[in-house]
The RNA shown here (transfer RNA) has 73 nucleotides and comes from Methanofastidiosum sp. Taxonomically the source falls in Candidatus Methanofastidiosum (Archaea, Methanobacteriota, Candidatus Methanofastidiosales, Candidatus Methanofastidiosaceae). It matches the Rfam family "tRNA".
């Protein structure tokens, strides 16, 4: 110093051929239920890494950046 790819709830991830009310499993959390329960049923909280573009509308496209991984020299 070139080049590939990730970057989404605390944590693992899905969605990424642009159209919403962002999704699932786990953890929290509040009811229920029971004999109790940490099981099992409802439910609620909480997320796009930043910055600008492009559009009517962006997480999904574009650019810079940052971070993390991989390859080349």
């Nucleotide at each position: 110093g070139c080049c590939c790819c990730c970057g989404u709830a605390g944590u693992u991830u899905a969605g990424c051929c642009g159209g919403a009310u962002a999704a699932a499993a786990u953890a929290u959390u509040g009811g229920c239920c029971u004999g109790c329960g940490g099981a099992g049923c409802c439910g609620a909280a909480g997320c796009g890494c930043c910055g600008g573009g492009u559009u009517c509308g962006a997480a999904u496209c574009c650019c810079g950046g940052c971070g993390g991984g991989g390859g080349c020299g």